[in-house]
């Protein structure tokens, strides 16, 4: 360095719930909480799933409103990838 593991050390991270708080919302962040993970560390490149604020459309309507399209927004704890790592076996 590669491949394979998680029995052992030594840890590490932390779902659902709740509360504050940011977002339009998907969701994020802080605290509590552990569901579980050998990368559940970091990263939107491909692929896939949410969100529809703006934007375009159509339909009522004074005006709001309502439906659909739509990422430039999200998700690494979806999948592929790319990177960095702690322990042991070959």
């Nucleotide at each position: 360095a590669g491949g394979c593991g998680a029995a052992a050390a030594a840890g590490g991270c932390a779902a659902a719930c709740c509360c504050c708080g940011a977002g339009a919302a998907a969701u994020c962040g802080g605290g509590g909480g552990g569901c579980g993970c050998a990368a559940a560390g970091c990263c939107a490149c491909a692929g896939g799933u949410c969100u529809a604020a703006a934007g375009c459309u159509c339909a009522c309507u004074u005006a709001u409103u309502g439906a659909g399209c739509c990422a430039u927004g999200a998700c690494g704890g979806c999948u592929g990838g790319g990177u960095u790592g702690c322990c042991g076996c070959c």